[in-house]
RNA sequence: UCCGGGGUGGUGUAACGGCAGCACAGGUCACUUUGGAUGAUCUAGUGGAGGUUCGACUCCUCCCCCCGGAG
Numbered sequence: 001u002c003c004g005g006g007g008u009g010g011u012g013u014a015a016c017g018g019c020a021g022c023a024c025a026g027g028u029c030a031c032u033u034u035g036g037a038u039g040a041u042c043u044a045g046u047g048g049a050g051g052u053u054c055g056a057c058u059c060c061u062c063c064c065c066c067c068g069g070a071g
Base pairs, nucleotide, nucleotide: 001070002069003068004067005066006065007064010024011023012022013021018054026042027041028040029039030038047063048062049061050060051059
């Protein structure tokens, strides 16, 4: 330099172009003598800039970062 794959809450991981879910972690409450466990509830996210579209995590372009391959 080129090719391929990837980037989503604090962490891991989903999402035929149509309300961004789930689990763990964290907060609060219930239960408990306390702790733990359990139950309920809450907080928190699409790498950046443009484009297409009524509508973009999803499609297109460029850039950044990570992994693998070629030279």